[in-house]
RNA sequence: UGAGGAAGACAGGCAAUCGCGGGCGUUCGUGUCCGAGGAAAGUCCGAACUCCACAGAGCAGGAUGCUGGCUAACGGCCAGUGAGGGCAACCUCAAGGAAAGUGCCACAGAAACAUACCGCCCGACAUGUUAUGCAUGUCAGGUAAGGGUGAAAUGGUGAGGUAAGAGCUUACCAGCAACCGGGUGAUCGGUUGGUUGGGUAAACCCCAUUCGGAGCAAGACCAAAUAGAGGGCUAGCAUGUCCGCAUGCUUGCAGGCUGCUCGUCUGUAAACCUUCGGGUUGGUUGCUUGAGGCGGAAAGCAAUUUUCGUCCUAGAUAGAUGAUUGCCGCGAGCGUCGUCGAGAGGCGGCACUGGUACAGAAUUCGGCUUACGCCUUCCUCAAAUU
RNA sequence: GCGCCCAUAGCUCAGAGGAUAGAGCAUCGGUCUUCUAAACCGGUUGUCGCAGGUUCGAAUCCUGCUGGGCGCG
Numbered sequence: 001u002g003a004g005g006a007a008g009a010c011a012g013g014c015a016a017u018c019g020c021g022g023g024c025g026u027u028c029g030u031g032u033c034c035g036a037g038g039a040a041a042g043u044c045c046g047a048a049c050u051c052c053a054c055a056g057a058g059c060a061g062g063a064u065g066c067u068g069g070c071u072a073a074c075g076g077c078c079a080g081u082g083a084g085g086g087c088a089a090c091c092u093c094a095a096g097g098a099a100a101g102u103g104c105c106a107c108a109g110a111a112a113c114a115u116a117c118c119g120c121c122c123g124a125c126a127u128g129u130u131a132u133g134c135a136u137g138u139c140a141g142g143u144a145a146g147g148g149u150g151a152a153a154u155g156g157u158g159a160g161g162u163a164a165g166a167g168c169u170u171a172c173c174a175g176c177a178a179c180c181g182g183g184u185g186a187u188c189g190g191u192u193g194g195u196u197g198g199g200u201a202a203a204c205c206c207c208a209u210u211c212g213g214a215g216c217a218a219g220a221c222c223a224a225a226u227a228g229a230g231g232g233c234u235a236g237c238a239u240g241u242c243c244g245c246a247u248g249c250u251u252g253c254a255g256g257c258u259g260c261u262c263g264u265c266u267g268u269a270a271a272c273c274u275u276c277g278g279g280u281u282g283g284u285u286g287c288u289u290g291a292g293g294c295g296g297a298a299a300g301c302a303a304u305u306u307u308c309g310u311c312c313u314a315g316a317u318a319g320a321u322g323a324u325u326g327c328c329g330c331g332a333g334c335g336u337c338g339u340c341g342a343g344a345g346g347c348g349g350c351a352c353u354g355g356u357a358c359a360g361a362a363u364u365c366g367g368c369u370u371a372c373g374c375c376u377u378c379c380u381c382a383a384a385u386u
Numbered sequence: 387g388c389g390c391c392c393a394u395a396g397c398u399c400a401g402a403g404g405a406u407a408g409a410g411c412a413u414c415g416g417u418c419u420u421c422u423a424a425a426c427c428g429g430u431u432g433u434c435g436c437a438g439g440u441u442c443g444a445a446u447c448c449u450g451c452u453g454g455g456c457g458c459g
Stems, first nucleotide, its partner, number of pairs: 001382008010373001012328007020035006037358001041369002044367005049215004056262004061211005066080005081095001082093004096206002101204002103200003117147002119143003123139007155173006174196002176193007219285004228276005235250006252268006292311008329356002332353002335350006387458007396411004404442001413429005435451005
């Protein structure tokens, strides 16, 4: 100098003038204080909070899936294990089970889960030939070592062995299982055993853990306004009786518990549910003090936790947080001056021009993902110089 | 604000793990006709919205984005 990797900070500043929203005060003139983000975004996860019944059981369905830890919780974070990528710094991983069962594996190929096309080998028979041999053909069997196909062919390579072959035997390597040792554990190291059973679960499924539903347009209250119409559910027994009925039990029906069943609750006549229509499109609350921010100390590798001090920091409701001007900061272009250099050009000063990202709260938090400007520090690789 | 769906040719849609991705309309060329329409024959038309992953193989399965649509007081 070039190409990368990791971590972190900031999100232009000050002043004047004119505005906007909220709190407090007010002599009603106005004064004073506060006023967007790291993602406020996507709504992808997890919670708080509220209502549905104090949130019940089973089935169905969804989600997650190496180990340990953190957390209110999580599909998040931290630390590790294993696998993969990169020369490296470093990065990525939906990473349980294929020996519970089912499905699929196109084309090609003999065969894609139980299979012999070519080839190799043993045997029987037939024919040819001088032939107990040799060659050819047919039949029955053995063989997955070789050829060929495929993404994938039943562990790989060498040697022995065999009629030919084969973990059939053996050495090394890969996988699996058992034992011993280290580790809380995933797992790692060693020894032994021929132990070698295709792939696919981001196919169904199995195993383990976990999940009730809806969402601040949740929900509560006040005011105003109003026009209603249709549909929806039994019977029996007992007791009391003023003979109208009331109470209790059983059963049916309707509705709630937001898929189904059980169970349970309510109602059995309207004040309930439901279909259509009409009116109101106002206000208050929920609403911002919270798993809160900043700084220090302690524990821990870390995530995080504990503790001390300090601070209060948006709350609009069609939606406020803005505009103009000046100076400064940052980086770019052109001009000019100085300086270094053989030159190309580098560095610095001044002036002018036009710039200064992504984006904007809407119940609140913890994460993830996506968008995006600039700067700093550390590390790796390559080349050059000293 | 909260919740929920969709994307394949110019348009409307099929395709549900095996590809050279199809159908109708549209469009282009030809036949017929004096010419046009109709009819008949033949052709063109695609980053399957984008980017990653799973798989031997992805329009299809999974994840994240982009664009469009619907409902709720």
Predicted 3D model of RNase P RNA and transfer RNA as a complex of 459 nucleotides. Rfam match: Bacterial RNase P class A. Rfam classes the family as a ribozyme. Gene Ontology terms of the family: dimeric ribonuclease P complex, tRNA processing and ribonuclease P activity.